[in-house]
C1' cells in the first nucleotide's frame, strides 16, 4: 500500500440584515397587549409503533385450572425486556502447526453468524428421480449349488464359457439436497460392525468448573436420517386501555325514547289496631336465587336488582396533566474481564397548542466535473549535488454545481429501518521494504 469484517465521531462555520416560539427583567397602557433587552429553543435516528417501562384510568379481591400470547445454552447488568456483557457448544471462510496413501484428516488462535430446549410421546413433511427416503430397498453390479457346451482324463475328477439359473447380497457404480456411522486390516463363494483397531456416538461413576460444559480411563450397541422459523411437548413469564389516557371549571341538553335475557322469592322475629284473624306496609335475622368472572373455591358488592342492543338530543370552551429527570457531563476516584453499579465535583440544555427557532447576502469549509498551469511535489543513473528530460497524478489558480437521512407533542431503555461525503480506531488475508 489493497481488500474485508467491526466499531466509534462528525455531518457544516463566521458575520450583517430583518423575522418567529417559552421564559426573566425594565417601561408604557386598554392587563394581556406593545417596545427595550438577557438566557434557551428538534435528532442520532425525533422515522418505524417492533418490545420494555415509568405514569394515569378501568376491572370485585385471593388462590388453582383453561384457553390465548411471548421468550429459549448457561452465568450476569438492568425499573425491565425478545435489550446489553461474558463465556460454553456449533456452522462459516481463511491462518499457523502437525500428519498424509496427496483425496484428505486432526489440533490450535483470532474473526464472524444465528429463530442454541426436545426428533426415543405423538402426528406430519422430504417434490422430481432413483430399486429405496426411516419398522426403507436391489436398476448396474459381485459371488452362485444345479443344469448345459467344450477340453484333458481309463475313471474319480479338474479347466474354460456366460449358456441358463434356484438363493445369497449391499462393499463399488448410478439417482439425488439426503441413501442407515468413518477409514484401514481380517474374514467371506461374494459382501456385511460379521470380528479387530482408530476416530464417532451412547452410558452410570471420578476429576475440573456456579453452571452451559469440558477432560483422561473403563463398558456397551456397533440399528434408528433431516425438517419442530412444521403441529405438538418441557421449562420459565404475562389484566386491559393508552396523554385523542386523566383531572378541575364553565356551558347547554330531552330527570330522552323503544327492546331483548335471568331474576322480582320462602321461612322467622318486631312494629303500624282498643284487641285478634286475614290483607297490606316498614324494618331485622336465616335460606335460596340473578349478576359482577372462561371454570372451581374462599371472601366481598348490588339486590329489586344485574347484564346489554339500538334510535335520538346536548357540549367540542378554558385550565392543567407538559418537562428536575431510572437526566447529562469526548469530568475524577473505587469494584467489577466487561456490561454496569457507587461515590465526589459541575451542569438545567424545547414545551408549542393547527403547532416556533426562519428568510437574504457575504466570506469560509468540504466535496463532484471543466479548465489552465511544468511553479512546487513526482518519475528517469549504483548513491549524492548541479542541471537536464517526462508527465496534468498531487499541490496551486479558475469556472459551474452540491452539502445527506430527515422535524419534537406526556417521558425513559432498546430493537429495526434510511443517510452525499469526511475521519478516527481495531482485527483478519494479501503484496512490498527494513
Nucleotide at each position: 500500500c489493497c481488500a474485508g469484517g467491526g466499531g466509534g465521531c462528525c455531518g457544516g462555520g463566521c458575520a450583517g440584515c430583518c423575522g418567529c416560539g417559552u421564559u426573566g427583567u425594565c417601561a408604557g397602557c386598554u392587563u394581556g397587549c406593545u417596545g427595550a433587552u438577557g438566557c434557551c429553543g428538534a435528532g442520532g435516528a425525533a422515522a418505524g409503533u417492533c418490545c420494555g417501562g415509568g405514569c394515569u384510568c378501568c376491572a370485585c379481591g385471593a388462590a388453582a385450572c383453561a384457553a390465548g400470547g411471548g421468550u429459549g445454552g448457561c452465568g450476569g447488568g438492568u425499573a425491565a425486556c425478545g435489550c446489553c456483557c461474558g463465556c460454553c457448544g456449533g456452522g462459516c471462510a481463511g491462518g499457523a502447526a502437525g500428519u498424509u496413501u496427496c483425496g484428505g484428516c486432526u489440533u490450535c488462535a483470532g474473526g464472524u453468524c444465528a429463530a442454541g430446549g426436545g426428533a426415543a410421546a405423538g402426528u406430519g413433511c422430504c417434490a422430481c428421480a432413483g430399486a429405496g427416503a426411516g419398522c426403507a430397498g436391489a436398476c448396474c453390479g459381485c459371488c452362485g449349488a444345479u443344469c448345459u457346451g467344450g477340453u484333458c482324463g481309463a475313471a474319480a475328477g479338474a479347466c474354460c464359457g456366460u449358456g441358463a439359473a434356484a438363493g445369497g447380497u449391499a462393499a463399488g457404480g448410478g439417482u439425488g439436497a439426503a441413501a442407515g456411522g468413518g477409514u484401514g486390516c481380517g474374514g467371506u463363494a461374494a459382501a456385511a460392525g460379521c470380528g479387530c483397531a482408530c476416530c464417532g456416538c451412547g452410558c452410570a461413576a471420578c476429576c475440573g468448573g456456579c453452571a452451559a460444559c469440558g477432560g483422561a480411563a473403563g463398558c456397551g450397541g456397533c440399528a434408528a436420517g433431516g425438517c419442530a422459523a412444521a403441529c405438538c411437548c418441557c421449562a420459565c413469564c404475562c389484566g386491559g386501555a393508552g396523554c385523542a389516557a386523566g383531572a378541575u371549571c364553565g356551558a347547554a341538553u330531552a330527570g330522552g325514547g323503544a327492546c331483548u335475557g335471568c331474576g322480582c322469592g320462602c321461612c322467622g322475629c318486631c312494629g303500624g289496631u282498643c284487641a285478634c284473624a286475614a290483607g297490606c306496609u316498614g324494618g331485622u335475622g336465616g335460606c335460596a336465587g340473578g349478576c359482577c368472572u372462561g371454570u372451581u373455591u374462599c371472601g366481598g358488592g348490588c339486590c329489586a336488582g344485574c347484564a346489554g342492543u339500538c334510535c335520538g338530543g346536548g357540549u367540542u370552551g378554558a385550565u392543567u396533566g407538559c418537562u428536575u429527570g431510572a437526566g447529562c457531563g469526548c469530568g475524577c476516584c473505587c469494584g467489577g474481564c466487561a456490561a454496569c453499579g457507587g461515590g465526589c465535583c459541575g451542569c438545567c440544555u424545547a414545551g408549542a397548542g393547527g403547532a416556533a427557532u426562519g428568510g437574504c447576502u457575504g466570506c469560509c469549509a468540504g466535496u463532484g466535473c471543466c479548465g489552465a498551469u511544468a511553479c512546487g511535489g513526482u518519475c528517469c543513473a549504483c548513491u549524492u549535488g548541479u542541471g537536464g528530460g517526462a508527465u496534468a497524478c498531487c499541490g496551486u489558480c479558475g469556472g459551474c454545481g452540491c452539502u445527506a437521512c430527515a422535524g419534537a407533542a406526556c417521558c425513559c431503555g432498546g430493537c429495526u429501518u434510511a443517510c452525499a461525503g469526511g475521519c478516527c480506531c481495531c482485527c483478519u488475508g494479501g503484496c512490498a521494504u527494513u
This is a predicted structure of a 434-nucleotide RNA (Bacterial RNase P class A) from Novosphingobium sp. FKTRR1. Taxonomically the source falls in Novosphingobium (Bacteria, Pseudomonadota, Alphaproteobacteria, Sphingomonadaceae). Model confidence (mean pLDDT): 76 of 100. Rfam family: Bacterial RNase P class A. The family's RNA type in Rfam is ribozyme.